[in-house]
RNA sequence: GCCCAAGUGGCGGAAUGGUAGACGCAGGGGAUUCAAAAUCCCCCGGUAGUGAUACCGUGCCGGUUCGAGUCCGGCCUUGGGUA
Numbered sequence: 001g002c003c004c005a006a007g008u009g010g011c012g013g014a015a016u017g018g019u020a021g022a023c024g025c026a027g028g029g030g031a032u033u034c035a036a037a038a039u040c041c042c043c044c045g046g047u048a049g050u051g052a053u054a055c056c057g058u059g060c061c062g063g064u065u066c067g068a069g070u071c072c073g074g075c076c077u078u079g080g081g082u083a
Base pairs, nucleotide, nucleotide: 001082002081003080004079005078006077007076010025011024012023018066027043028042029041030040031039045056046055047054048053059075060074061073062072063071
């Protein structure tokens, strides 16, 4: 150089073009306990706002589409293959 695969909350990881983030880990609050462990319940991306709520968010930039994490093009990064 060429070919293939992957990139999604702090981490792993799911999601048929139709509510983005299931489920688990980590974290926070509560119940229980003499205290703890275990167990159970709730919360857990970002920005603005006292708040209700609004907007944004799947490596980056474009495109297709009523609608894209998903399809198409380019680029970046990582892994593998190849002379």